[in-house]
RNA sequence: UCGUGCUAGGUGGGGAGCUAGCGGUGCCCUGUAACCGGCAACCCGCUCCAGCCGGGCUGAAUCCCCAUCCGAGGCCCGACCGUCAUCUGGUCAGGCCGACGCCGAGCGGUAUCGAUGGUCUGGUCCCGUGCGACGGCGAGCUGCGAACCCCGCCAGGUCGGGAACGAAGCAACGGUAAGCGGACUUCGCCGGGUGCCGCGGGGUCACCGGGCCGGAGCAAGCUAGCGUAGGGUCGCAGAGGGCGGCGAGUCAGAGAUGGGUGCACGA
Numbered sequence: 001u002c003g004u005g006c007u008a009g010g011u012g013g014g015g016a017g018c019u020a021g022c023g024g025u026g027c028c029c030u031g032u033a034a035c036c037g038g039c040a041a042c043c044c045g046c047u048c049c050a051g052c053c054g055g056g057c058u059g060a061a062u063c064c065c066c067a068u069c070c071g072a073g074g075c076c077c078g079a080c081c082g083u084c085a086u087c088u089g090g091u092c093a094g095g096c097c098g099a100c101g102c103c104g105a106g107c108g109g110u111a112u113c114g115a116u117g118g119u120c121u122g123g124u125c126c127c128g129u130g131c132g133a134c135g136g137c138g139a140g141c142u143g144c145g146a147a148c149c150c151c152g153c154c155a156g157g158u159c160g161g162g163a164a165c166g167a168a169g170c171a172a173c174g175g176u177a178a179g180c181g182g183a184c185u186u187c188g189c190c191g192g193g194u195g196c197c198g199c200g201g202g203g204u205c206a207c208c209g210g211g212c213c214g215g216a217g218c219a220a221g222c223u224a225g226c227g228u229a230g231g232g233u234c235g236c237a238g239a240g241g242g243c244g245g246c247g248a249g250u251c252a253g254a255g256a257u258g259g260g261u262g263c264a265c266g267a
Stems, first nucleotide, its partner, number of pairs: 001267006009058003012030004020047005035055005064260006073251003077247002080245005086239004094234002096231002099228004105223003109218002117213008125202006131195002134191006141182004150175003158167003
């Protein structure tokens, strides 16, 4: 140095979490040529050479052990950046919303078929009054209207009388009183939530109509602008949080480099 057989070792590792700690099951990352069965989160197995039990494979090196470099990924930190939603506030410059006031730039309206203004007058308001209409009452016209205690005339009957005749008088008939109606042409009086009516007086300048003077604005609906007070919301402010980025720290897979590690027999 080579060959054969074997042994230690290996047969994945890491992060967070759990735990006194270690390892595992579950989660995540990485990675492979990288075994199998059993156990386990109201856990399982262990104790610093820190999963246990059983069975395979590999085996002294690409594979086992150590160091260094690099570094996926996890964890942690942050007066940092971005983003997302949540809670609180309505103090502050701002946006939005409606209200009010101002302005009169734009649109619209109105105005030489004459604006604002000035002046005169009328109406709406009040008082009185004429006329009309309506209503009520009365007169006038008319109808009904009394068993007897109203009238006239009074058949019959009654009374007086010798008789002539006289008297009272019911019903019927005629009429009338109180009262009850009717009709509207008329007349008188009265009334008022009466009138497209008339007259007289008063009053006001608020609105409306008209005449005259005069000759160009008037007005403020919408938009814009300014202001005031307000509303909730956004921005904003404050608080804590999720995600992404950046930076610091820590653990660190895979990878790279270097080094280390047996026994027996034979050639």